Molecule: SAM riboswitch aptamer (S box leader)
Organism: soil metagenome
C1' cells in the first nucleotide's frame, strides 16, 4: 500500500504520574475536584483454541489484538427535503480516519 467488515451499545470514586489531550484543519470541548503516559481494572467478541449445535449461531471459558468523555465530538464535498433565503435546520451517500481480519 491493497482487499474486506465493523465505527449513535459498552466500560473506574484505583494506583503511579504532573500538564497536556480530543489524528491534521476550522470549531468545540475535556483537563490542578488532575492532561498524556504507565499498572492494577473493566468493557467487547474482530481472529485462534475449547465447549455444545446439522447448519445458522451460541458462550466469552484460552491465547493475540482492540477500545474504555462527547456519534468516529462536530464540519468541509455531493444530493434531496423544510424554509421567503446564497442563511438555518434535517436526511442521506462520499472523503478522510481508527480498528481487527486477510495479501
Nucleotide at each position: 500500500u491493497c482487499u474486506u467488515a465493523u465505527c449513535c451499545c459498552g466500560a473506574g470514586u484505583g494506583g503511579u504520574g504532573g500538564a497536556g489531550g480530543g489524528g491534521a484543519c476550522g470549531g468545540c470541548c475535556c483537563a490542578a475536584a488532575g492532561a498524556a503516559g504507565c499498572c492494577c481494572g473493566g468493557c467487547a467478541a474482530c481472529c485462534u483454541u475449547c465447549a455444545g449445535g446439522a447448519a445458522a449461531c451460541u458462550g466469552u471459558a484460552u491465547g493475540g489484538u482492540g477500545c474504555c468523555a462527547a456519534u468516529u465530538c462536530c464540519g468541509g464535498c455531493a444530493g434531496c427535503g423544510u424554509u421567503a433565503g446564497u442563511g438555518a435546520c434535517g436526511c442521506u451517500g462520499a472523503c478522510a480516519g481508527a480498528u481487527g481480519a486477510g495479501a